A computed fold for a 179-nucleotide RNA from Planococcus koreensis, annotated as Lysine riboswitch aptamer. It matches the Rfam family "Lysine riboswitch aptamer". About the family: Riboswitches are metabolite binding domains within certain messenger RNAs that serve as precision sensors for their corresponding targets. It was read from a public genome assembly, where an Rfam model found it.

RNA sequence: AGUGAGGAUAGAGGCGCAAAAACCAUCAGUAAACAGUUCGAGGAUGAUGAGAUCCGGCGACAGCUGUUGAAAGGGGGAUUUGCCGAAGUGGCCAGGCGCUCAUUGCCGAAGCUGCUGGGUCUGCAUUAAACAAAUGCAGGACUGUCAUAUAGGAGACUAUAUGGGGGGCUAUCUGACGC
Repeated sequence: AGUGAGGAUAGAGGCGCAAAAACCAUCAGUAAACAGUUCGAGGAUGAUGAGAUCCGGCGACAGCUGUUGAAAGGGGGAUUUGCCGAAGUGGCCAGGCGCUCAUUGCCGAAGCUGCUGGGUCUGCAUUAAACAAAUGCAGGACUGUCAUAUAGGAGACUAUAUGGGGGGCUAUCUGACGC
């Protein structure tokens, strides 16, 4: 010359990821409130059981009619912001739910940990008001990256095929090995 362990910094993939407020549609003529009416004894608390408290023949619960009539969550396109394990998801867990106990259901911060390169289409399942959307699983084509093989090319590289994964890949610096 060269190689590039370790560390640091900066980047790339593209209908790329996420967040925020405003707007829009949906939620929904639903919930709830009030009035009338029917029924006639139970009802309220995440569920069940027991207890406790409260309400109830001055009509509970439930049904019907009329008037008024939401909201949250989720969604849409643009804008702004932060970014490229961006982010998503599974598990554990402090704790929480309109009182206590027992059994359970749901939510679940921070942290730890497993998986997923990315978007998309199809099917199934779950959540959801929903045929929206999201998530999980399976499959398909596409795309990005690296390696190998073949072909072309002076070379950089290009095309095809196969395979791998983001703790990856590319570039620079440092530093290490080697001379």